Bacterial RNase P class A, 363 nucleotides, folded computationally. The coordinates come from a structure-prediction model, not an experiment, and the mean pLDDT is 76. Rfam family: Bacterial RNase P class A. It is annotated as a ribozyme.

[in-house]
RNA sequence: CCAGUCGGCCGGGCAGCCGCGUCUCCGGAGCUCACGCUCCGGGGCCGAGGAAAGUCCGGGCUCCAUCCGGCACGGUGGUGGGUAACGCCCACCCGGAGUGAUCCGCGGGACAGUGCCACAGAGAGCAGACCGCCGCCUCGCCCCUCGGGGCGCGGCGGUAAGGGUGAAAGGGUGGUGUAAGAGACCACCGCGGUCUCGGUGACGAGGCCGGCACGGUAAACCCCACCGGGAGCAAGGUCAGACAGGGAACGUUCGAGGGCGCCGGCCCGAGUUCCCGGGUGGACCGCUGGAGGUCGUCGGCGACGGCGACCCGAGAGGGAUGGCUGCCGAUCACAGAACCCGGCUUACAGGCCGGCUGGUCCG
Numbered sequence: 001c002c003a004g005u006c007g008g009c010c011g012g013g014c015a016g017c018c019g020c021g022u023c024u025c026c027g028g029a030g031c032u033c034a035c036g037c038u039c040c041g042g043g044g045c046c047g048a049g050g051a052a053a054g055u056c057c058g059g060g061c062u063c064c065a066u067c068c069g070g071c072a073c074g075g076u077g078g079u080g081g082g083u084a085a086c087g088c089c090c091a092c093c094c095g096g097a098g099u100g101a102u103c104c105g106c107g108g109g110a111c112a113g114u115g116c117c118a119c120a121g122a123g124a125g126c127a128g129a130c131c132g133c134c135g136c137c138u139c140g141c142c143c144c145u146c147g148g149g150g151c152g153c154g155g156c157g158g159u160a161a162g163g164g165u166g167a168a169a170g171g172g173u174g175g176u177g178u179a180a181g182a183g184a185c186c187a188c189c190g191c192g193g194u195c196u197c198g199g200u201g202a203c204g205a206g207g208c209c210g211g212c213a214c215g216g217u218a219a220a221c222c223c224c225a226c227c228g229g230g231a232g233c234a235a236g237g238u239c240a241g242a243c244a245g246g247g248a249a250c251g252u253u254c255g256a257g258g259g260c261g262c263c264g265g266c267c268c269g270a271g272u273u274c275c276c277g278g279g280u281g282g283a284c285c286g287c288u289g290g291a292g293g294u295c296g297u298c299g300g301c302g303a304c305g306g307c308g309a310c311c312c313g314a315g316a317g318g319g320a321u322g323g324c325u326g327c328c329g330a331u332c333a334c335a336g337a338a339c340c341c342g343g344c345u346u347a348c349a350g351g352c353c354g355g356c357u358g359g360u361c362c363g
Stems, first nucleotide, its partner, number of pairs: 001359010012328007020047002023044009049334001053345002056343005061232004068264004073228005078092005093107001094105004108223002113221002115217003130163002132159006139152005171189006190212001191210008236285004245276006257268003292311008329332001
């Protein structure tokens, strides 16, 4: 320098003018005994994101009095850690891809049982002779040194080496062996069993034994281990205001109903449910300072954790961030809070930084 791979960061900047929202201050007006409230005008501070998104996981918080078993249902699935928790993250193991950095894996169980394996193919699960190869027999033809040999149709049998089908054909490669073949036998690899050693573990290494039995599929049912009580800020609560009651069913210890699938246990319990009619549809709390961030230090390979210092400025409720101008970088992407937080996934113009790998050149 080129090519690649992994990680982190930014996501227009500055100035002026106009406009919008919360909060606060000042002035004026109205209401009130007052505190104070409402309206108008003006000043000031602050005012979206890395994903605020999809709402896919996990938690906090709130209510169901408490949530205990079993079944069902759903989820997770190599091992060890991290965390409030997770389907997230970190490290490692195994398998696969790559020269490599690195990347990918829905990565428990197929001797508990059941099911399925389409098409093609001879045969798809306690295998299978279509072609081929080999042996024997009958017949025909040819050659001959008359012993025999060769070719062909057919029949019987052997063979899983070779061809062919398929996603997959009952270990692989090489040799011995054989009429031809075959774990029939041998070596190595694979597989199974067992022992020793290393590791917390997944697992790895080595020795010995066994000729090989047990095809695949569990994003098919199923089995095993672990996890999950339900609902969600329209949760839930306080205040104010308005109205008109009527009917039915089941119940008040012989207990309705509730604890949001079923059963049991335990408990709460005097009302519950439905229909007709009527009223209101206001304000406030929850509402943002938290499993928070930055820096330093210590522990740890790391995710992360401990300690110390410092920092933090959306909180609406018809729901606020926009527009214009100037200069610069160069035409500026994806997109906008609605209880909060940790993740994952998806979208994204353009730009910056760093680690590592391979190649080439120079010293």